A computed fold for a 116-nucleotide RNA from Cytobacillus sp. NCCP-133, annotated as c-di-GMP-I riboswitch aptamer.
Its mean pLDDT, the model's own confidence on a scale to 100, is 77.
The organism belongs to Cytobacillus, within Bacteria.
It matches the Rfam family "c-di-GMP-I riboswitch aptamer". Gene Ontology term of the family: cyclic-di-GMP binding.
[in-house]
RNA sequence: AGAAAUAAAAGGCAAAAUUACUGAAAAGUAAUGACGCAAAGCUAAAGGGGCUUCUAUCGCAAAGGAGUCGUAGAUAAAAGGCUAUGCCUUUGCGAUAAAGCCAGCCAGCUGCCAUC
Numbered sequence: 001a002g003a004a005a006u007a008a009a010a011g012g013c014a015a016a017a018u019u020a021c022u023g024a025a026a027a028g029u030a031a032u033g034a035c036g037c038a039a040a041g042c043u044a045a046a047g048g049g050g051c052u053u054c055u056a057u058c059g060c061a062a063a064g065g066a067g068u069c070g071u072a073g074a075u076a077a078a079a080g081g082c083u084a085u086g087c088c089u090u091u092g093c094g095a096u097a098a099a100g101c102c103a104g105c106c107a108g109c110u111g112c113c114a115u116c
Stems, first nucleotide, its partner, number of pairs: 002116002012037002017032006035104001041109003047106002049102005055097011069086005
């Protein structure tokens, strides 16, 4: 310097779960804990992929409200009144945008000791 990641030695990281804090959430930080990991080190628009919905828009459904302006319906006709809907509010679901999150999903970059 290169190769690859079987064994050994010295070590390293820390899944789930629990507790506390932050957050709307996904999730993150810390402690305990160890499922596992030869990169379980770093990189999140600027490689792919996954997750969330405080926010906005659209669509669907339900409940309530307002008005008598439009449309439709019933009444033999008119007036009047009634019903439904267009209108408003709330809730739920779905889609999109936007924002946020995940590296222990793949990927990119870097790399310790020992061995050859």